[in-house]
RNA sequence: GGGGAAGGCAUUCGCCCACUGGCUUGUCCGGUGGGAGGAAAGUCCGGACACCGUAGAGCAGGAUUCCCGGUGAAAGCCGGGGCGGGAGUGAUUCCGACGGAUAGUGUCACAGAAAGCAAACCGCCCACCGACCGGUGGGUAAGGGUGAAAGGGUGGGGUAAGGGCCCACCGCACCUGCGAGCAAUCGGGGUGGCAGGACAAACCCAAUCCGGUGCAAGGCGAAAUAGGGAGCCGGGUUGCUCGCCCGAUGGCUCCGGGUACGCCGCACCUCCGCAAGGGGGAGUGUCCCAUUGGGAUGCUAGAUAAAUGAAUGUCACGGCCACCGGCCGAACAGAAUCCGGCUUACCCCACCC
Repeated sequence: GGGGAAGGCAUUCGCCCACUGGCUUGUCCGGUGGGAGGAAAGUCCGGACACCGUAGAGCAGGAUUCCCGGUGAAAGCCGGGGCGGGAGUGAUUCCGACGGAUAGUGUCACAGAAAGCAAACCGCCCACCGACCGGUGGGUAAGGGUGAAAGGGUGGGGUAAGGGCCCACCGCACCUGCGAGCAAUCGGGGUGGCAGGACAAACCCAAUCCGGUGCAAGGCGAAAUAGGGAGCCGGGUUGCUCGCCCGAUGGCUCCGGGUACGCCGCACCUCCGCAAGGGGGAGUGUCCCAUUGGGAUGCUAGAUAAAUGAAUGUCACGGCCACCGGCCGAACAGAAUCCGGCUUACCCCACCC
């Protein structure tokens, strides 16, 4: 990298939910039906949906990144091609987050003399000192050594020794109104002694795209207490009303907001209806007729972050022993709005390195 499985049936004992029966009304005893995954996981990417925002643009942030085609809502996936790297004599085959390192910043461990406007440890050459070994100064990146990486490679000329110092070929960079190709790109031609080491899965830069927050979205109903608003209620002043003053900071009624809590969103699909509800279809359990099948009836995980399990037997499958047969056998992991992907976890098979 490829393929496949996460078991079936029966019995017994449990768990959750819905509907329902009984009488002895008990946290009682029953019945029927339904009840996780290939990844439900990580929450990485894209969407649906909901609310908020919104003339338009920008900043910040995020996603994507060779070319062509297909598929898809997008993300992604698939096929072919190009380029780079690995294997092979070769045909061929495998791998690649594969835009940019000449915008800028940063990093390059250990070893090593030196790790980035290069560098002199050994060696080589020259000069001087010294009787020799050797020492000092200078030149030298061809040789040795270190390293993942030492500022093109091979050969020749030249040189004190060397060096693109010079030359040929190869490589490289730039240019190109050239050729092939849809394109990525490849080839040709010209110019240049050669700069510009590597890393962008470091920051970053470029191009294209993206409003924000996520079901704890959001909607509806709605207490108690506290608090808010309105009205009324007491005493005095004069017999009454208004007004004024005083006191209690109370009592009663009403209103509105929020919370607890409950319901919806919420789940097989679809149509009608304001709604309650109803119709049609799909799948499936039981029963009946009877078989190309039809009919009746029930059900379709949506939770309390809480249930969905276990034992035994048998069958299937895989492995082992060695054969009347026997033994062993899971793992990863668990919905929580839904869907499409990616990645990771786990088992088996055959193959490749």